[in-house]
RNA sequence: UCCCAUAUGGUGUAGUGGUUAGCAUACCAGGCUUUCACCCUGGAGCCCCGGGUUCAAUUCCCGGUAUGGGAA
Numbered sequence: 001u002c003c004c005a006u007a008u009g010g011u012g013u014a015g016u017g018g019u020u021a022g023c024a025u026a027c028c029a030g031g032c033u034u035u036c037a038c039c040c041u042g043g044a045g046c047c048c049c050g051g052g053u054u055c056a057a058u059u060c061c062c063g064g065u066a067u068g069g070g071a072a
Stems, first nucleotide, its partner, number of pairs: 001071007010025004018055001027043005048064005
């Protein structure tokens, strides 16, 4: 320098052109318990950035950034 893949709550991970963006874990509050833990109920918290296509983009396209891999 070129090519490929990936980027989603704090962490790990699924998913789709329109439906409340799901699951696990962690965190907070309440319940249960003599207390802690377990368990139950509830809560907060997420689509890497910019542009384009579209009635509508987290999803499709282009560019950028970051990470990983490969070629030279």
Notes:
A computed fold for a 72-nucleotide RNA from Podospora anserina S mat+, annotated as transfer RNA. A source record names the gene tRNA-Glu-TTC-1-1. Lineage of the source: Eukaryota > Opisthokonta > saccharomyceta > Sordariales > Podospora anserina. Its mean pLDDT, the model's own confidence on a scale to 100, is 80. Rfam family: tRNA. It is annotated as a transfer RNA.